This is a predicted structure of a 357-nucleotide RNA (Bacterial RNase P class A) from Bacteroidales bacterium UBA5342. The sequence was found by an Rfam model in a public genome assembly.

Parts: sequence; C1' cells; structure tokens
RNA sequence: GUAGCAGACCGGCUUGUCGUUCUCUCUUGAGAGGAAGGAAAGUCCGGACAACAUAGAGCAGCGUGCUUCCUAACAGGAAGAUGUCCGCAAGGGCAUAGCAUCGUAGAAGAAAAUAACCGUCCCGUUAUGCGGGAUAAGGGUGAGAAGGUGAGGUAAGAGCUCACCAGAGCUGCAGGCGACUGAAGCUGCUGUACGACUCACGUGUUGCAAAACCAUGUAUACUCUGAUUAUAGAGCGGCUCGUUCUAAACAUCGGAGGGGGUAGGUUGCUAAAGCCGUCUGGUGACAGCCGGCGCAGAUCAAUGACAAGCGCUUUCUUCGGAAAGUACAGAAUCCGGCUUAUAGGUCUGCUACUUUU
Repeated sequence: GUAGCAGACCGGCUUGUCGUUCUCUCUUGAGAGGAAGGAAAGUCCGGACAACAUAGAGCAGCGUGCUUCCUAACAGGAAGAUGUCCGCAAGGGCAUAGCAUCGUAGAAGAAAAUAACCGUCCCGUUAUGCGGGAUAAGGGUGAGAAGGUGAGGUAAGAGCUCACCAGAGCUGCAGGCGACUGAAGCUGCUGUACGACUCACGUGUUGCAAAACCAUGUAUACUCUGAUUAUAGAGCGGCUCGUUCUAAACAUCGGAGGGGGUAGGUUGCUAAAGCCGUCUGGUGACAGCCGGCGCAGAUCAAUGACAAGCGCUUUCUUCGGAAAGUACAGAAUCCGGCUUAUAGGUCUGCUACUUUU
C1' cells in the first nucleotide's frame, strides 16, 4: 500500500421569518421550556400491566434440550466444551438429553442389516453346462454395504486367533466450578441418518381495539331454545376434577335470531426492570456504590415550511472554485431481545499478500 476479519460510534448542524402541538407560569393573550429512531419497521419471542367473581389442580397440547454465568424473563446475551463444515489466515456457520424398541430412507443394488448378483471353495452330475452346500476376504451398485493394517489358520474364508491402531463401554489416577481433557488398565463389543417413543424443565387465556369512570339515549315477556330441589345450566383456552354464580312459575338465569339507541368525554398515557458519568468487582455479558438528568404524549392523529450558510460524498478544475448528491426511514400502553433495511463517515484490534519506501 492492497484485500479481508472482529468490535464500537456518528449518520446531520447554525441563524432568521412564519407555523403546528404539549407542559408550566401569569392573567386573557403573553412569556419560558420541550417535541419522531437505531431500527420507531416485522409482529417472531419474553415480560410489566389489565380483565376473566377467588382463576386452583391434573392430563393432553406447545416450547426448550452440552456446561457455567447474566437477566424480571426469554427460543435472548456472555464465556466455554465436544463433533463437524467453509476459509491460506484472522475468523465464520451448524449440531448437542436418552436409545431398549418400532417405522422410514425415492432410485440403483442380490441385499440398507434375518445380506450370495459376480466371484472363491467343496460335493454330485446327463460335464466348459446344471444342481446342492459353505463363504462377508476380492469385485459391482450406491451418499452410505457389516471397523482398519499385517500375520497365523482354513476346503476356501471370516475377530476364528494374535499383534498394533480407531471407535464404544467399564475402572480408578491427575487437571478443570462444569461440560470435558490427559495418560494407563480391562473387554472382541463394532453400519448410518431421520422420525416415532422416553425423560427433564417451563407454560392459564385474551390483549390498550386490555380495561375503569362519566354523560346522553332507547324497546327488548318480540321469536326459538336450555335449565330450574342443583347429581342441572352458565363462567374459568381443550378435556377431567374442583370451585363460583343462578332460588320460584306468564318467574329467574343462560344461549341464539330479529330489532332499537348511543358511538361523546375523562382516565389508562408516560418517572420507566429509565438514561448519562466517575469509581470498584468481573475474561465478559453485566453488577454495585455515588453523582447528575427528568427527554413527545398526539387521538382521523402535531413534531413543519421558506431563505441563507456550514458539514459529508462524488466528478471536473484555469487550483480561485464549479456542479451534482446527501441513506433506511416516521412514535400510538411501555420495556428487554431477535430479524430485516441502510448514501456515507470515524475509531480500535487482528490476518494475508507485496516490497516502490
């Protein structure tokens, strides 16, 4: 210098004129202060909060699945372990509880684990053909074919036996909080993937269009239907239990249909598991003490318009400057994550190549 990897931040500013909206103060039209993000997007997770009369228990269902830690919690984050894939590398991705059993694995192949197509060996025979038996060493098919190499042994072969090695299992020793790691000993135990299944932990539902209150207004014995001594009906996501409510006969409660009135206002509504900073602890995510800030609350929906200048990027340049551009995008109960989009700029650490300097 070029090309990369990992992490973090910014992504607009100033002045003037006019305008919108919220809060506070004074008093009646004035003043002061504030006003759209790192993702506000997706609605994929987790919660706070609210209601379901008190909302409970079990089962099913659903979610997660290596270890330790962080967090209110999470399918999130941090740091690691083992296996595997990509990259020269810095690094990046995927997976992870159990396996006794069952199922599936198209096509090819004899066969996908109860293996004989070719081949090898033995016997018979109507003899270069056929039949029977043995065989997982050799070959073919395939993503994958019965652990690997060598020796012995055999009719020919085979962990059949032995030596060494790989994997798996068991035992203890050492290291680590742990997942695991290292070396040693014993065992002849040895095909793969996915699903079902089993186990452990977690999980009520609906959602601010939740819900609470006020005002206004009307018509609900109009029709159908269920129940009414409760062992019934209705409520509590599905089922079961449990529990609560419903109590007098042209009545009460529930379900459905038809019909009528209203749809206006206030609260929820922004002080938050909040943000910023120093210090301390920790590998880190983070935690704690102290100090500071108080940062939009609209409701058919404000947060803007114009002018000038600045910043940043690209191109050209007569080196004075000129021209063009300036991303993704806009709060609606709030917060913590994940995912997606993003013109460009800055900083830190690391890797590879080159050697003009």